Context: one part of a larger RNA
RNA sequence: AGCGUAUGGGGAAUGCCUAGGCUCUCAGAGGCGAAGAAGGACGUGAUAAGCUGCGAAAAGCUGCGGGGAUUGGCACAUACGAAUUGAUCCGCAGAUAUCCGAAUGGGGCAACCCACUAUAUUGAAGAUAUAGUAUCCUUAGGGAGGCAAACCCGGAGAACUGAAACAUCUAAGUACCCGGAGGAGAAGAAAACAAAAGUGAUUCCGUUAGUAGUGGCGAGCGAACGCGGAUUAGCCCAAACCAAUUUUGUUACGGCAACAUUGGGGUUGUAGGACCACGAUAUUUGAGUCAUGAUGAAUUAGAAUCGUUUGGAAAGACGAGCCAAAGACGGUGAUAGCCCGGUAUAGGUAAAGAAUGAUAAGAUAGUGGUAUCCUGAGUAGUGCGGGACACGAGUAAUCCUGUGUGAAACUGGCGGGACCAUCCGUUAAGGCUAAAUACUCCUGAGAGACCGAUAGUGAACUAGUACCGUGAGGGAAAGGUGAAAAGAACCCUGAAUAAGGGAGUGAAAUAGAACCUGAAACCAUACGCUU
Numbered sequence: 001a002g003c004g005u006a007u008g009g010g011g012a013a014u015g016c017c018u019a020g021g022c023u024c025u026c027a028g029a030g031g032c033g034a035a036g037a038a039g040g041a042c043g044u045g046a047u048a049a050g051c052u053g054c055g056a057a058a059a060g061c062u063g064c065g066g067g068g069a070u071u072g073g074c075a076c077a078u079a080c081g082a083a084u085u086g087a088u089c090c091g092c093a094g095a096u097a098u099c100c101g102a103a104u105g106g107g108g109c110a111a112c113c114c115a116c117u118a119u120a121u122u123g124a125a126g127a128u129a130u131a132g133u134a135u136c137c138u139u140a141g142g143g144a145g146g147c148a149a150a151c152c153c154g155g156a157g158a159a160c161u162g163a164a165a166c167a168u169c170u171a172a173g174u175a176c177c178c179g180g181a182g183g184a185g186a187a188g189a190a191a192a193c194a195a196a197a198g199u200g201a202u203u204c205c206g207u208u209a210g211u212a213g214u215g216g217c218g219a220g221c222g223a224a225c226g227c228g229g230a231u232u233a234g235c236c237c238a239a240a241c242c243a244a245u246u247u248u249g250u251u252a253c254g255g256c257a258a259c260a261u262u263g264g265g266g267u268u269g270u271a272g273g274a275c276c277a278c279g280a281u282a283u284u285u286g287a288g289u290c291a292u293g294a295u296g297a298a299u300u301a302g303a304a305u306c307g308u309u310u311g312g313a314a315a316g317a318c319g320a321g322c323c324a325a326a327g328a329c330g331g332u333g334a335u336a337g338c339c340c341g342g343u344a345u346a347g348g349u350a351a352a353g354a355a356u357g358a359u360a361a362g363a364u365a366g367u368g369g370u371a372u373c374c375u376g377a378g379u380a381g382u383g384c385g386g387g388a389c390a391c392g393a394g395u396a397a398u399c400c401u402g403u404g405u406g407a408a409a410c411u412g413g414c415g416g417g418a419c420c421a422u423c424c425g426u427u428a429a430g431g432c433u434a435a436a437u438a439c440u441c442c443u444g445a446g447a448g449a450c451c452g453a454u455a456g457u458g459a460a461c462u463a464g465u466a467c468c469g470u471g472a473g474g475g476a477a478a479g480g481u482g483a484a485a486a487g488a489a490c491c492c493u494g495a496a497u498a499a500g501g502g503a504g505u506g507a508a509a510u511a512g513a514a515c516c517u518g519a520a521a522c523c524a525u526a527c528g529c530u531u
Base pairs, nucleotide, nucleotide: 001530002529003528004527005526006525007524008523009522015516016480017479020451021450022448023447024446025445026444027443028442029440030439031147032146039100040099041098042055043054044053046078050074051073061094062093063092064091065090066089070082071081072080105114106113107112115133116132117131118130119129120128121127135144136143137142151182152180153179154178155177162169166216192199193198203230204229205228206227207226213221214220234432235431236430237376241264242263243262244261245260247258248257249256250255269410271375272374273373274372275369276368277367278366284363285362288359289358290357291356292355295352299347300346301345305320306319307318308317309316321338322337323327329341330340331339381405382404383403384402385401386400387399388398391417412427413426414425415424416423467474468473487515490502491501492500493499
């Protein structure tokens, strides 16, 4: 020096664990904000740096309800207290709630500076205290503004990419940006589809179907009818006509006419309504109010086990029992239906309140006639230019509209994929509308052939922290003594409050706080063998 064996050091893999995550299901909630939000700054404790709570009334104050012995958060120490005259704690309702922040008296480099008006402090100057003083809209009562995860509607709108290049095309009306709303939003009661038969608002799902089509007929894009389901709900204006009121015109002063406003009327395609005639108060619905009141917070009751044995410890083993509307789950010194918390079940009530009943403002219908009147105009259509439709201008219907032009009036109009005729369907140019559908920042209950500390959220721990960056922004590491601190009195070595050796605790200290297990690299000691 090498190899081997043994014993250690070092290190933190592995195993086990879970306080945290991930993905869902069901139910709830779906908003907060000028009554000052979200989010912060600064304070607040006997001692107090961090987190949590709270706000100069500051880990809290008041009332009511629950509860019944401890208690002053995480946080384990000392001191000082509180509590059966009911504390701590839990629920509900209040009070307080500094400064910044939409921030709103003006300003400002957020958490700061400086004002004005009224009142008060005997008068004045100055100072202080309390209240007020932003802008926009408004029916003049009031409202708006800002924040918030996704879902929804509208406006505006890329490129990479694919086409094996690239320009039409694609990506994609996607991403990003802006505006707006709600618990959903949007859409919606046929100027719809269909096809010789019929359907009967919208939305969503399955299918039709990767079909018909579209397409440098390339890459690609991609329906509908019909069928099967989910859920179902239908309505209101404008106009004709009537009346009232104001104003105006005209007058033979009796009136007549016109504009406007308000009220009645009326709402559709088998055309309907006005109008005229007849008949009638039916049917359905129903805001609000009152009564009863399921449910409903904290919460209450809630069955049944002992012995022996191993062990540090029994819930294990053995033996013998019991309960079960409860053998979900968690804990307890190893694995517990019967030890504890609970669980099944039953009870209880504040705020709130489904539903039912009563009352009731209000809303809602018919028959016949067809002379006259009404039925949404710079609209429909059309030229030019764009866009949307699965459909790229194409044979291109249909829908929207920037620009020009510009109808008809129920014997009317529009559509049925150029266009024409027949036939069929429907009634535009006003509006509202629940459910079935989408989503989850959040709350409760539960689940998992999901993870188990290099995993799972970036974050199991003072984590969006420490730290980095001028900034936008980037962004960690870090869990485990033991059943219980019983956390090692006392002694010794030592400079020592370092470290170690005894002693003691403990089942165990090679569980000693650098603490479960404790692999490998690497280091060392002892012994053996070889050179």
A computed fold for a 531-nucleotide part of an RNA from an uncultured Flavobacteriaceae bacterium, annotated as large-subunit ribosomal RNA, domain I. It was read from a public genome assembly. It matches the Rfam family "Bacterial large subunit ribosomal RNA".